[in-house]
RNA backbone atom coordinates (compact mmCIF):
# COMPACT_ATOMS: atom_id res chain seq x y z
P N A 1 -0.66 3.76 3.61
O5' N A 1 -0.89 2.83 2.31
C5' N A 1 -0.69 3.35 1.00
C4' N A 1 -0.69 2.23 0.00
C3' N A 1 -1.93 1.36 0.00
O3' N A 1 -2.99 1.92 -0.73
C1' N A 1 0.00 0.00 0.00
P N A 2 -4.52 1.73 -0.30
O5' N A 2 -4.81 0.22 -0.73
C5' N A 2 -4.83 -0.16 -2.09
C4' N A 2 -4.98 -1.67 -2.21
C3' N A 2 -6.16 -2.27 -1.45
O3' N A 2 -7.39 -2.11 -2.14
C1' N A 2 -4.24 -3.54 -1.03
P N A 3 -8.77 -2.01 -1.34
O5' N A 3 -8.98 -3.50 -0.82
C5' N A 3 -9.20 -4.55 -1.71
C4' N A 3 -9.32 -5.86 -0.97
C3' N A 3 -10.32 -5.89 0.17
O3' N A 3 -11.67 -6.02 -0.27
C1' N A 3 -8.32 -6.89 0.86
P N A 4 -12.86 -5.47 0.58
O5' N A 4 -12.93 -6.47 1.83
C5' N A 4 -13.24 -7.83 1.62
C4' N A 4 -13.17 -8.59 2.93
C3' N A 4 -13.95 -8.01 4.09
O3' N A 4 -15.33 -8.29 4.03
C1' N A 4 -11.81 -8.63 4.81
P N A 5 -16.39 -7.27 4.67
O5' N A 5 -16.19 -7.49 6.21
C5' N A 5 -16.53 -8.74 6.81
C4' N A 5 -16.07 -8.82 8.25
C3' N A 5 -16.57 -7.73 9.18
O3' N A 5 -17.91 -7.92 9.61
C1' N A 5 -14.28 -8.05 9.53
P N A 6 -18.81 -6.62 9.97
O5' N A 6 -18.15 -6.06 11.30
C5' N A 6 -18.39 -6.69 12.55
C4' N A 6 -17.46 -6.19 13.62
C3' N A 6 -17.76 -4.84 14.23
O3' N A 6 -18.84 -4.87 15.15
C1' N A 6 -15.43 -5.04 13.87
P N A 7 -19.73 -3.50 15.34
O5' N A 7 -18.76 -2.52 16.13
C5' N A 7 -18.21 -2.89 17.39
C4' N A 7 -17.49 -1.72 18.03
C3' N A 7 -18.39 -0.53 18.30
O3' N A 7 -18.05 0.07 19.56
C1' N A 7 -16.59 0.14 16.94
P N A 8 -18.95 -0.09 20.83
O5' N A 8 -20.44 0.18 20.28
C5' N A 8 -20.95 1.50 20.15
C4' N A 8 -22.43 1.52 20.45
C3' N A 8 -22.85 0.84 21.75
O3' N A 8 -22.65 1.68 22.87
C1' N A 8 -24.23 0.06 20.02
P N A 9 -22.13 1.09 24.23
O5' N A 9 -23.30 1.34 25.28
C5' N A 9 -23.60 2.67 25.71
C4' N A 9 -24.03 2.67 27.16
C3' N A 9 -23.08 1.91 28.11
O3' N A 9 -22.98 2.61 29.33
C1' N A 9 -25.26 1.03 28.27
P N A 10 -21.77 3.63 29.62
O5' N A 10 -20.64 2.66 30.25
C5' N A 10 -19.47 3.22 30.84
C4' N A 10 -18.79 2.17 31.70
C3' N A 10 -18.58 0.84 31.01
O3' N A 10 -17.34 0.81 30.34
C1' N A 10 -19.69 0.49 33.07
P N A 11 -17.23 0.06 28.87
O5' N A 11 -17.20 -1.49 29.22
C5' N A 11 -16.11 -2.05 29.94
C4' N A 11 -16.36 -3.53 30.19
C3' N A 11 -16.72 -4.35 28.95
O3' N A 11 -15.58 -4.78 28.24
C1' N A 11 -18.27 -4.79 30.70
P N A 12 -15.74 -5.08 26.65
O5' N A 12 -16.67 -6.36 26.61
C5' N A 12 -16.20 -7.62 27.11
C4' N A 12 -17.24 -8.70 26.85
C3' N A 12 -17.81 -8.75 25.45
O3' N A 12 -16.95 -9.42 24.54
C1' N A 12 -19.57 -8.88 27.01
P N A 13 -17.09 -9.13 22.92
O5' N A 13 -18.69 -8.97 22.81
C5' N A 13 -19.34 -9.15 21.57
C4' N A 13 -20.77 -9.56 21.84
C3' N A 13 -21.74 -9.21 20.74
O3' N A 13 -21.65 -10.14 19.67
C1' N A 13 -22.68 -8.69 22.86
P N A 14 -22.36 -9.75 18.29
O5' N A 14 -23.88 -10.05 18.68
C5' N A 14 -24.89 -9.50 17.89
C4' N A 14 -26.25 -9.88 18.47
C3' N A 14 -27.42 -9.39 17.63
O3' N A 14 -27.69 -10.31 16.58
C1' N A 14 -27.75 -8.76 19.88
P N A 15 -27.58 -9.83 15.07
O5' N A 15 -28.75 -8.76 14.93
C5' N A 15 -30.11 -9.12 15.30
C4' N A 15 -30.89 -7.86 15.59
C3' N A 15 -30.95 -6.85 14.44
O3' N A 15 -31.98 -7.18 13.54
C1' N A 15 -30.48 -5.74 16.50
P N A 16 -31.71 -7.14 11.93
O5' N A 16 -30.99 -5.71 11.68
C5' N A 16 -31.77 -4.58 11.36
C4' N A 16 -31.23 -3.96 10.07
C3' N A 16 -31.38 -4.87 8.86
O3' N A 16 -31.51 -4.04 7.69
C1' N A 16 -29.12 -4.48 9.25
P N A 17 -32.83 -4.02 6.88
O5' N A 17 -33.17 -2.48 7.11
C5' N A 17 -34.51 -2.11 7.24
C4' N A 17 -34.61 -0.85 8.06
C3' N A 17 -36.01 -0.46 8.47
O3' N A 17 -36.00 0.15 9.72
C1' N A 17 -35.04 1.26 7.20
P N A 18 -36.79 -0.67 10.90
O5' N A 18 -37.79 0.42 11.48
C5' N A 18 -37.26 1.62 12.07
C4' N A 18 -38.40 2.48 12.56
C3' N A 18 -39.53 1.72 13.24
O3' N A 18 -40.11 2.52 14.28
C1' N A 18 -40.37 2.82 11.34
P N A 19 -39.84 2.11 15.78
O5' N A 19 -40.28 3.41 16.59
C5' N A 19 -39.51 4.63 16.51
C4' N A 19 -39.16 5.08 17.90
C3' N A 19 -38.08 4.22 18.59
O3' N A 19 -37.33 5.07 19.46
C1' N A 19 -40.07 4.10 19.82
P N A 20 -35.74 4.82 19.64
O5' N A 20 -35.50 3.42 20.33
C5' N A 20 -35.68 2.22 19.63
C4' N A 20 -34.81 1.13 20.18
C3' N A 20 -34.78 0.98 21.70
O3' N A 20 -35.89 0.22 22.13
C1' N A 20 -32.58 0.83 20.78
P N A 21 -36.07 -0.21 23.68
O5' N A 21 -35.39 -1.64 23.67
C5' N A 21 -34.90 -2.23 24.86
C4' N A 21 -34.42 -3.61 24.55
C3' N A 21 -33.58 -4.26 25.64
O3' N A 21 -34.43 -4.84 26.63
C1' N A 21 -32.48 -4.51 23.59
P N A 22 -33.86 -5.11 28.11
O5' N A 22 -32.99 -6.45 27.92
C5' N A 22 -33.60 -7.65 27.52
C4' N A 22 -32.56 -8.75 27.32
C3' N A 22 -31.66 -9.01 28.52
O3' N A 22 -32.27 -9.84 29.49
C1' N A 22 -30.36 -8.84 26.57
P N A 23 -31.91 -9.67 31.03
O5' N A 23 -30.48 -10.32 31.16
C5' N A 23 -30.29 -11.72 30.93
C4' N A 23 -28.81 -12.04 30.92
C3' N A 23 -28.03 -11.54 32.13
O3' N A 23 -28.16 -12.39 33.26
C1' N A 23 -26.87 -11.00 30.16
P N A 24 -28.27 -11.73 34.72
O5' N A 24 -26.81 -11.12 34.98
C5' N A 24 -25.72 -12.00 35.15
C4' N A 24 -24.40 -11.25 35.05
C3' N A 24 -24.19 -10.11 36.04
O3' N A 24 -23.83 -10.54 37.34
C1' N A 24 -23.54 -9.40 33.91
P N A 25 -24.36 -9.71 38.63
O5' N A 25 -23.72 -8.26 38.44
C5' N A 25 -22.32 -8.07 38.59
C4' N A 25 -21.92 -6.66 38.22
C3' N A 25 -22.54 -5.55 39.05
O3' N A 25 -21.89 -5.37 40.30
C1' N A 25 -22.68 -4.99 36.78
P N A 26 -22.73 -4.91 41.60
O5' N A 26 -23.28 -3.46 41.23
C5' N A 26 -22.39 -2.36 41.08
C4' N A 26 -23.16 -1.09 40.80
C3' N A 26 -24.29 -0.79 41.75
O3' N A 26 -23.86 -0.19 42.96
C1' N A 26 -25.02 -0.48 39.54
P N A 27 -24.64 -0.47 44.32
O5' N A 27 -25.98 0.38 44.17
C5' N A 27 -25.91 1.81 44.17
C4' N A 27 -27.30 2.41 44.06
C3' N A 27 -28.35 1.84 45.01
O3' N A 27 -28.28 2.44 46.29
C1' N A 27 -29.23 1.90 42.84
P N A 28 -28.67 1.58 47.60
O5' N A 28 -30.27 1.47 47.54
C5' N A 28 -31.07 2.62 47.71
C4' N A 28 -32.52 2.32 47.33
C3' N A 28 -33.18 1.17 48.06
O3' N A 28 -33.62 1.52 49.36
C1' N A 28 -33.62 0.98 45.76
P N A 29 -33.70 0.42 50.49
O5' N A 29 -34.94 -0.48 50.05
C5' N A 29 -36.25 0.04 50.06
C4' N A 29 -37.24 -0.91 49.42
C3' N A 29 -37.36 -2.29 50.06
O3' N A 29 -38.18 -2.27 51.22
C1' N A 29 -37.21 -2.55 47.71
P N A 30 -37.99 -3.40 52.35
O5' N A 30 -38.51 -4.74 51.66
C5' N A 30 -39.88 -4.89 51.31
C4' N A 30 -40.14 -6.27 50.71
C3' N A 30 -39.68 -7.43 51.55
O3' N A 30 -40.62 -7.75 52.57
C1' N A 30 -39.02 -7.77 49.30
P N A 31 -40.07 -8.26 54.03
O5' N A 31 -39.42 -9.67 53.73
C5' N A 31 -40.21 -10.77 53.29
C4' N A 31 -39.33 -11.92 52.84
C3' N A 31 -38.29 -12.37 53.85
O3' N A 31 -38.84 -13.22 54.84
C1' N A 31 -37.31 -12.18 51.72
P N A 32 -38.65 -12.84 56.38
O5' N A 32 -37.11 -13.20 56.60
C5' N A 32 -36.67 -14.54 56.49
C4' N A 32 -35.22 -14.63 56.85
C3' N A 32 -34.82 -13.92 58.14
O3' N A 32 -35.13 -14.68 59.29
C1' N A 32 -33.26 -13.43 56.44
P N A 33 -35.78 -13.92 60.56
O5' N A 33 -34.55 -13.15 61.18
C5' N A 33 -34.76 -12.14 62.15
C4' N A 33 -33.44 -11.71 62.75
C3' N A 33 -32.39 -11.34 61.73
O3' N A 33 -32.51 -9.97 61.37
C1' N A 33 -31.48 -12.89 63.27
P N A 34 -32.36 -9.56 59.80
O5' N A 34 -30.81 -9.75 59.51
C5' N A 34 -29.86 -8.86 60.06
C4' N A 34 -28.45 -9.36 59.81
C3' N A 34 -28.10 -9.62 58.36
O3' N A 34 -27.72 -8.43 57.68
C1' N A 34 -27.38 -11.44 59.70
P N A 35 -28.01 -8.34 56.11
O5' N A 35 -27.04 -9.42 55.44
C5' N A 35 -25.66 -9.11 55.25
C4' N A 35 -24.87 -10.30 54.83
C3' N A 35 -25.11 -10.85 53.45
O3' N A 35 -24.49 -10.07 52.45
C1' N A 35 -24.89 -12.63 54.96
P N A 36 -25.19 -10.04 51.00
O5' N A 36 -24.99 -11.50 50.44
C5' N A 36 -23.71 -11.96 50.05
C4' N A 36 -23.75 -13.42 49.69
C3' N A 36 -24.70 -13.81 48.58
O3' N A 36 -24.15 -13.57 47.29
C1' N A 36 -24.99 -15.27 50.37
P N A 37 -25.10 -13.10 46.09
O5' N A 37 -26.11 -14.32 45.88
C5' N A 37 -25.64 -15.57 45.38
C4' N A 37 -26.71 -16.63 45.47
C3' N A 37 -28.03 -16.29 44.78
O3' N A 37 -27.99 -16.55 43.38
C1' N A 37 -28.50 -17.05 46.93
P N A 38 -28.80 -15.57 42.38
O5' N A 38 -30.33 -15.71 42.81
C5' N A 38 -31.02 -16.95 42.65
C4' N A 38 -32.41 -16.87 43.21
C3' N A 38 -33.27 -15.75 42.68
O3' N A 38 -33.84 -16.05 41.41
C1' N A 38 -33.44 -15.79 45.02
P N A 39 -34.08 -14.85 40.33
O5' N A 39 -35.33 -14.07 40.95
C5' N A 39 -36.59 -14.72 41.08
C4' N A 39 -37.58 -13.82 41.79
C3' N A 39 -37.77 -12.44 41.20
O3' N A 39 -38.62 -12.43 40.05
C1' N A 39 -37.49 -12.25 43.52
P N A 40 -38.41 -11.32 38.88
O5' N A 40 -38.94 -9.98 39.57
C5' N A 40 -40.31 -9.87 39.97
C4' N A 40 -40.54 -8.55 40.67
C3' N A 40 -40.15 -7.29 39.90
O3' N A 40 -41.11 -6.92 38.93
C1' N A 40 -39.37 -7.14 42.11
P N A 41 -40.65 -6.12 37.59
O5' N A 41 -40.28 -4.67 38.12
C5' N A 41 -41.28 -3.82 38.67
C4' N A 41 -40.65 -2.59 39.28
C3' N A 41 -39.80 -1.74 38.36
O3' N A 41 -40.55 -0.90 37.52
C1' N A 41 -38.67 -2.04 40.41
P N A 42 -39.93 -0.43 36.07
O5' N A 42 -38.66 0.47 36.47
C5' N A 42 -38.86 1.72 37.11
C4' N A 42 -37.56 2.29 37.59
C3' N A 42 -36.54 2.69 36.55
O3' N A 42 -36.85 3.94 35.95
C1' N A 42 -35.45 1.57 38.32
P N A 43 -36.24 4.35 34.48
O5' N A 43 -34.76 4.84 34.85
C5' N A 43 -34.57 5.97 35.68
C4' N A 43 -33.11 6.07 36.09
C3' N A 43 -32.13 6.18 34.92
O3' N A 43 -32.00 7.53 34.49
C1' N A 43 -31.37 4.53 36.44
P N A 44 -31.79 7.85 32.90
O5' N A 44 -30.38 7.17 32.58
C5' N A 44 -29.19 7.68 33.16
C4' N A 44 -28.04 6.75 32.89
C3' N A 44 -27.80 6.45 31.42
O3' N A 44 -27.03 7.46 30.80
C1' N A 44 -27.79 4.44 32.67
P N A 45 -27.59 8.21 29.45
O5' N A 45 -27.28 7.21 28.25
C5' N A 45 -25.99 6.63 28.14
C4' N A 45 -25.67 6.33 26.72
C3' N A 45 -26.04 7.38 25.67
O3' N A 45 -25.00 7.49 24.70
C1' N A 45 -27.04 5.33 25.12
P N A 46 -24.19 8.93 24.56
O5' N A 46 -24.62 9.48 23.12
C5' N A 46 -25.99 9.70 22.80
C4' N A 46 -26.12 10.57 21.58
C3' N A 46 -25.52 9.98 20.29
O3' N A 46 -26.44 9.09 19.69
C1' N A 46 -24.83 12.24 20.54
P N A 47 -26.14 8.43 18.24
O5' N A 47 -25.69 6.95 18.61
C5' N A 47 -24.47 6.67 19.29
C4' N A 47 -24.09 5.23 19.04
C3' N A 47 -23.67 4.91 17.62
O3' N A 47 -22.64 3.96 17.66
C1' N A 47 -25.51 3.59 18.19
P N A 48 -21.61 3.79 16.39
O5' N A 48 -20.43 4.80 16.69
C5' N A 48 -19.94 4.98 18.04
C4' N A 48 -18.69 5.83 18.01
C3' N A 48 -18.77 7.04 17.11
O3' N A 48 -19.34 8.15 17.75
C1' N A 48 -16.82 5.82 16.59
P N A 49 -20.37 9.16 16.99
O5' N A 49 -19.39 10.02 16.06
C5' N A 49 -18.42 10.88 16.64
C4' N A 49 -17.63 11.58 15.57
C3' N A 49 -18.43 12.20 14.45
O3' N A 49 -18.99 13.47 14.79
C1' N A 49 -16.68 10.97 13.52
P N A 50 -20.37 13.97 14.08
O5' N A 50 -19.92 14.27 12.59
C5' N A 50 -18.93 15.26 12.33
C4' N A 50 -18.67 15.35 10.86
C3' N A 50 -19.88 15.43 9.97
O3' N A 50 -20.47 16.72 9.96
C1' N A 50 -18.34 13.90 9.05
P N A 51 -21.94 16.89 9.26
O5' N A 51 -21.60 16.56 7.75
C5' N A 51 -22.55 16.72 6.73
C4' N A 51 -22.00 16.12 5.44
C3' N A 51 -23.08 15.54 4.56
O3' N A 51 -23.78 16.56 3.82
C1' N A 51 -21.33 14.01 4.72
P N A 52 -25.40 16.48 3.77
O5' N A 52 -25.64 15.31 2.72
C5' N A 52 -25.04 15.37 1.43
C4' N A 52 -25.17 14.05 0.71
C3' N A 52 -26.59 13.52 0.57
O3' N A 52 -27.32 14.16 -0.47
C1' N A 52 -25.14 11.78 1.21
P N A 53 -28.93 14.30 -0.35
O5' N A 53 -29.46 12.81 -0.52
C5' N A 53 -29.28 12.10 -1.73
C4' N A 53 -29.83 10.69 -1.62
C3' N A 53 -31.26 10.60 -1.12
O3' N A 53 -32.20 10.86 -2.17
C1' N A 53 -29.93 9.03 0.01
P N A 54 -33.48 11.84 -1.90
O5' N A 54 -34.33 11.02 -0.84
C5' N A 54 -34.88 9.76 -1.18
C4' N A 54 -35.47 9.08 0.03
C3' N A 54 -36.42 9.93 0.86
O3' N A 54 -37.72 10.00 0.29
C1' N A 54 -34.93 8.78 2.28
P N A 55 -38.52 11.43 0.24
O5' N A 55 -38.88 11.67 1.76
C5' N A 55 -39.45 12.94 2.18
C4' N A 55 -39.97 12.81 3.60
C3' N A 55 -39.02 12.16 4.59
O3' N A 55 -38.07 13.08 5.11
C1' N A 55 -41.13 11.16 4.80
P N A 56 -36.53 12.67 5.25
O5' N A 56 -36.58 11.56 6.40
C5' N A 56 -36.92 11.94 7.73
C4' N A 56 -37.13 10.73 8.60
C3' N A 56 -35.94 9.77 8.71
O3' N A 56 -35.01 10.23 9.67
C1' N A 56 -37.90 8.54 8.29
P N A 57 -33.44 10.13 9.34
O5' N A 57 -33.18 8.53 9.32
C5' N A 57 -33.47 7.75 10.48
C4' N A 57 -32.36 6.76 10.72
C3' N A 57 -30.99 7.37 11.00
O3' N A 57 -30.25 6.54 11.87
C1' N A 57 -30.89 6.03 9.05
P N A 58 -30.13 6.92 13.41
O5' N A 58 -29.26 5.72 14.00
C5' N A 58 -27.85 5.79 14.00
C4' N A 58 -27.25 4.41 14.00
C3' N A 58 -27.44 3.63 12.71
O3' N A 58 -26.44 3.96 11.76
C1' N A 58 -27.96 2.26 14.58
P N A 59 -26.78 4.07 10.17
O5' N A 59 -27.31 2.59 9.83
C5' N A 59 -26.44 1.47 9.97
C4' N A 59 -27.19 0.21 9.68
C3' N A 59 -27.70 0.06 8.25
O3' N A 59 -27.54 -1.27 7.78
C1' N A 59 -29.52 -0.05 9.77
P N A 60 -26.35 -1.58 6.77
O5' N A 60 -26.77 -0.77 5.46
C5' N A 60 -27.56 -1.39 4.44
C4' N A 60 -27.69 -0.47 3.24
C3' N A 60 -26.42 0.27 2.83
O3' N A 60 -25.57 -0.53 2.04
C1' N A 60 -28.24 1.79 2.88
P N A 61 -24.00 -0.30 2.06
O5' N A 61 -23.77 1.05 1.26
C5' N A 61 -24.06 1.13 -0.11
C4' N A 61 -23.75 2.53 -0.65
C3' N A 61 -22.38 3.08 -0.27
O3' N A 61 -21.35 2.59 -1.11
C1' N A 61 -24.01 4.71 0.14
P N A 62 -19.84 2.44 -0.54
O5' N A 62 -19.34 3.95 -0.44
C5' N A 62 -19.17 4.71 -1.61
C4' N A 62 -18.70 6.12 -1.27
C3' N A 62 -17.52 6.22 -0.32
O3' N A 62 -16.28 6.00 -0.96
C1' N A 62 -19.19 7.73 0.35
P N A 63 -15.03 5.41 -0.13
O5' N A 63 -14.56 6.61 0.79
C5' N A 63 -14.02 7.78 0.19
C4' N A 63 -13.90 8.89 1.22
C3' N A 63 -13.06 8.57 2.44
O3' N A 63 -11.66 8.66 2.21
C1' N A 63 -15.06 9.62 3.12
P N A 64 -10.65 7.75 3.02
O5' N A 64 -10.70 8.34 4.49
C5' N A 64 -10.27 9.67 4.74
C4' N A 64 -10.62 10.09 6.16
C3' N A 64 -10.02 9.24 7.26
O3' N A 64 -8.67 9.57 7.54
C1' N A 64 -12.29 9.64 7.72
P N A 65 -7.66 8.46 8.07
O5' N A 65 -8.18 8.19 9.54
C5' N A 65 -8.15 9.22 10.52
C4' N A 65 -8.86 8.77 11.78
C3' N A 65 -8.35 7.47 12.39
O3' N A 65 -7.19 7.66 13.18
C1' N A 65 -10.70 7.43 12.29
P N A 66 -6.04 6.55 13.19
O5' N A 66 -6.66 5.43 14.15
C5' N A 66 -6.91 5.74 15.52
C4' N A 66 -7.81 4.69 16.13
C3' N A 66 -7.34 3.26 16.01
O3' N A 66 -6.35 2.93 16.96
C1' N A 66 -9.60 3.38 15.43
P N A 67 -5.33 1.75 16.65
O5' N A 67 -6.19 0.42 16.87
C5' N A 67 -6.66 0.06 18.15
C4' N A 67 -7.54 -1.17 18.10
C3' N A 67 -6.95 -2.37 17.38
O3' N A 67 -6.01 -3.10 18.16
C1' N A 67 -9.18 -2.06 16.68
P N A 68 -4.85 -3.93 17.40
O5' N A 68 -5.63 -5.16 16.73
C5' N A 68 -6.24 -6.14 17.55
C4' N A 68 -7.02 -7.14 16.71
C3' N A 68 -6.28 -7.81 15.58
O3' N A 68 -5.41 -8.85 16.01
C1' N A 68 -8.39 -7.13 14.81
P N A 69 -4.12 -9.20 15.12
O5' N A 69 -4.73 -9.89 13.82
C5' N A 69 -5.40 -11.15 13.93
C4' N A 69 -6.03 -11.54 12.61
C3' N A 69 -5.10 -11.65 11.40
O3' N A 69 -4.31 -12.82 11.39
C1' N A 69 -7.04 -10.50 10.78
P N A 70 -2.87 -12.82 10.62
O5' N A 70 -3.25 -12.76 9.08
C5' N A 70 -3.92 -13.85 8.46
C4' N A 70 -4.32 -13.50 7.06
C3' N A 70 -3.20 -13.15 6.09
O3' N A 70 -2.52 -14.30 5.60
C1' N A 70 -4.94 -11.59 5.85
P N A 71 -0.97 -14.19 5.14
O5' N A 71 -1.02 -13.32 3.82
C5' N A 71 -1.68 -13.81 2.66
C4' N A 71 -1.61 -12.81 1.53
C3' N A 71 -0.22 -12.31 1.19
O3' N A 71 0.51 -13.22 0.38
C1' N A 71 -1.71 -10.49 1.30
P N A 72 2.10 -13.29 0.48
O5' N A 72 2.60 -11.91 -0.12
C5' N A 72 2.35 -11.59 -1.48
C4' N A 72 2.72 -10.15 -1.79
C3' N A 72 4.13 -9.75 -1.41
O3' N A 72 5.09 -10.16 -2.38
C1' N A 72 2.61 -8.09 -0.70
RNA sequence: GCCCGGGUAGCUCAGGGGUAGAGCGCACCCUUGGUAAGGGUGAGGUCGCGGGUUCAAUUCCCGCUUCGGGCU

This is a predicted structure of a 72-nucleotide RNA (transfer RNA) from an uncultured Pseudomonadota bacterium. The sequence was found in a public genome assembly. Model confidence (mean pLDDT): 82 of 100.